Small-subunit ribosomal RNA, central domain from a Phycisphaerales bacterium, 350 nucleotides, folded computationally. The organism belongs to Phycisphaerales, within Bacteria.

Context: one part of a larger RNA
RNA sequence: CUGGGCUUAAAGGGUGCGCAGGCGGACCCGUAAGUGUUCUGUGAAAUCCCCCGGCUCAACCGGGGAACAGCAGGGCAAACUGCGGGUCUUGAGACAGGUAGGGGUCGAUGGAACCAUGGGUGGAGCGGUGAAAUGCGUAGAUAUCCAUGGGAACGCCAAUGGCGAAGGCAGUCGACUGGGCCUGUUCUGACGCUCAGGCACGAAAGCGUGGGGAGCAAACAGGAUUAGAUACCCUGGUAGUCCACGCCGUAAACGAUGCACACUAGAUCGGAGUCGCUCUGACGCGCCUCUGGUCGACGUAAAAACAUUAAGUGUGCCGCCUGGGGAGUACGGUCGCAAGGCUAAAACUC
Numbered sequence: 001c002u003g004g005g006c007u008u009a010a011a012g013g014g015u016g017c018g019c020a021g022g023c024g025g026a027c028c029c030g031u032a033a034g035u036g037u038u039c040u041g042u043g044a045a046a047u048c049c050c051c052c053g054g055c056u057c058a059a060c061c062g063g064g065g066a067a068c069a070g071c072a073g074g075g076c077a078a079a080c081u082g083c084g085g086g087u088c089u090u091g092a093g094a095c096a097g098g099u100a101g102g103g104g105u106c107g108a109u110g111g112a113a114c115c116a117u118g119g120g121u122g123g124a125g126c127g128g129u130g131a132a133a134u135g136c137g138u139a140g141a142u143a144u145c146c147a148u149g150g151g152a153a154c155g156c157c158a159a160u161g162g163c164g165a166a167g168g169c170a171g172u173c174g175a176c177u178g179g180g181c182c183u184g185u186u187c188u189g190a191c192g193c194u195c196a197g198g199c200a201c202g203a204a205a206g207c208g209u210g211g212g213g214a215g216c217a218a219a220c221a222g223g224a225u226u227a228g229a230u231a232c233c234c235u236g237g238u239a240g241u242c243c244a245c246g247c248c249g250u251a252a253a254c255g256a257u258g259c260a261c262a263c264u265a266g267a268u269c270g271g272a273g274u275c276g277c278u279c280u281g282a283c284g285c286g287c288c289u290c291u292g293g294u295c296g297a298c299g300u301a302a303a304a305a306c307a308u309u310a311a312g313u314g315u316g317c318c319g320c321c322u323g324g325g326g327a328g329u330a331c332g333g334u335c336g337c338a339a340g341g342c343u344a345a346a347a348c349u350c
Stems, first nucleotide, its partner, number of pairs: 003322004007304002012318001014201004021194003025088007033081002035077008049065006091191001092188003095184005103177007110154001114150008125136002162169002206247006215241002220236004258317006266295008275286003299306002323350003332343004
């Protein structure tokens, strides 16, 4: 170097953008680097192989021949790859007109609930549990009405629904802004695919500085339970949860399924849009494109299952796996304020 794999057995990078690299549409002309063929030179001897010979045979030895991966140079060929030139439109992109959406950032604002404070009514309990107790309450609680203040989250709509690369995104209104899809086929003319390093984004928890703090609630305290109860239950309660800025960079970051392209029966239910039919038209029906599900043939699979959203059939590129434990650990490096992250063994043992 070569093999087989990666939904669930070990194995898809959390996600995107993208330099190098790898790979790359149709047609024509040229070139001859790769490629094919041929010739020349070189490719020491010995060894290996073939033929013949010498030791009585053999090992061994001698003679002759063949062969050798390759390297250099010359001739010829031009299908394929490369390179140079030209043309094209189907890949890709742009443009115009539409369209759906919790996509993002910032600001404003609304109602329900909750809590606090003040006031009114009222007068003995409330709360909590399996049952209790801790706790709250005659300094007037619980309940009820009004006012004021505060923070957080947005019921119904709501879905098997939508959007986003992923993480994720939901009251309402406004400003700014990203992407998708449909139709036209107007323009560019291969501008493409993938991507080691790199860069950016990245739930929750955690960290730094400054705010904020209603509810909830690690830690903690108390009450119960229990043989014990550092728990489950109850009463409290601090970080935190919220905001701004800066870090962290992980996850069952999951479809446990990398991205792109092409091809391979159908059926059915949703979402978005154009077009056609119905005199017009709400509506309905039908075709097409994109998108989210369910079922199912061929095929695949160890099976479960997957099945045009493939785990089918192929191509390109990347990542990863190679028995269990030791161990995602030690050491080293690097990043981080820290917590720790990334990279990543061995002895030994079964």